[in-house]
C1' cells in the first nucleotide's frame, strides 16, 4: 500500500429483505417491600443510530465520501 468487516444508550448487543413510537440485558437514580441491608418487584432518565452528503413520499437499514477499530494480503529493511 490493497481487501473485508464492524461503528445503535454510561458498558455487551438486538434491530439488515426502507414504513407505527429506536428496543434488551447490566448498569445509574426514585420507589415498594424489610427492623434493616442484598436479592426479587416497580418506575424513570439516558441516544445528532461514528460523521457529511446523495437516493426516496419516508433511511438506523440503500449508495458515495471521511474518520475510527479490528482482521488478512503484500511492500520495504
Nucleotide at each position: 500500500g490493497g481487501c473485508a468487516a464492524c461503528g445503535u444508550a454510561g458498558c455487551u448487543c438486538a434491530g439488515u429483505u426502507g414504513g407505527u413510537u429506536a428496543g434488551a440485558g447490566c448498569g445509574a437514580g426514585g420507589g415498594a417491600a424489610u427492623c434493616a441491608u442484598a436479592a426479587c418487584c416497580c418506575c424513570u432518565a439516558g441516544g445528532u443510530c461514528a460523521c457529511a452528503g446523495g437516493u426516496u413520499c419516508g433511511a438506523a437499514u440503500c449508495c458515495u465520501g471521511u474518520c475510527g477499530u479490528u482482521g488478512c494480503c503484500a511492500c520495504c529493511a
The prediction has a mean pLDDT of 80. Predicted 3D model of a 77-nucleotide RNA (transfer RNA) from a Candidatus Berkelbacteria bacterium. It matches the Rfam family "tRNA". Rfam links the family to the GO term triplet codon-amino acid adaptor activity. By type it is a transfer RNA. About the family: Transfer RNA (tRNA) molecules are approximately 80 nucleotides in length. The sequence is in RNAcentral, with records from ENA.